């Protein structure tokens, strides 16, 4: 250089055109429970990498970019 894969709450994962006002676990915060802590119960905050395009409608499809991972080629 070329090819492929990946990018979503703090972390790890779901979701692959409309019921997404984006879900779950852990973590965090609050309340309850407890003599206290832990455990447990209930509740809450928290995210679609960036820019375009297609579409009535995009986290989802297409193009470009950025970052990460893997493969491959060149290396006088």
């Nucleotide at each position: 250089g070329c090819c492929g894969c990946u990018a979503u709450c703090g972390u790890c994962c779901a979701g692959g055109g409309g019921a997404c006002u984006a879900g779950g676990a852990c973590g965090c915060c609050g309340c309850c429970c407890u003599c206290u802590c832990a455990u447990g119960g209930c509740g809450g905050a928290a995210a679609c990498c960036c820019g375009g395009g297609u579409u009535c409608g995009a986290a989802u499809c297409c193009c470009g970019g950025u970052a990460g991972c893997g493969g491959u080629a060149c290396c006088a």
The RNA shown here (transfer RNA) has 76 nucleotides and comes from a Solirubrobacterales bacterium. It matches the Rfam family "tRNA". It is annotated as a transfer RNA. Its mean pLDDT, the model's own confidence on a scale to 100, is 82.